Transfer RNA from a Patescibacteria group bacterium, 71 nucleotides, folded computationally. NCBI's taxonomy places the organism under Bacteria, Bacteria candidate phyla. RNAcentral holds the sequence, with entries from ENA. Model confidence (mean pLDDT): 81 of 100.
[in-house]
RNA sequence: GCGGGAUUAGUUUAAUGGUAAAAUAACAGUUUUCCAAACUGUGGACACCGGUCCGAUUCCGGUAUCCCGCA
Numbered sequence: 001g002c003g004g005g006a007u008u009a010g011u012u013u014a015a016u017g018g019u020a021a022a023a024u025a026a027c028a029g030u031u032u033u034c035c036a037a038a039c040u041g042u043g044g045a046c047a048c049c050g051g052u053c054c055g056a057u058u059c060c061g062g063u064a065u066c067c068c069g070c071a
Stems, first nucleotide, its partner, number of pairs: 001070007010024004018054001026042005047063005
């Protein structure tokens, strides 16, 4: 330099054009003499910039970071 892949909540993963789901963590509550465990609830996210579309996490282009391969 070229080609391919990945980027979603603090963390690990779903969803594939139509209001983004769960686990775990955090916080609050119930229970317990206390702690832990258990149960209930709450808040929190589509890497960034454009384009297409009535509507984009999803499709297209570019940028950034990481991984793999070729040279």
Rfam family: tRNA.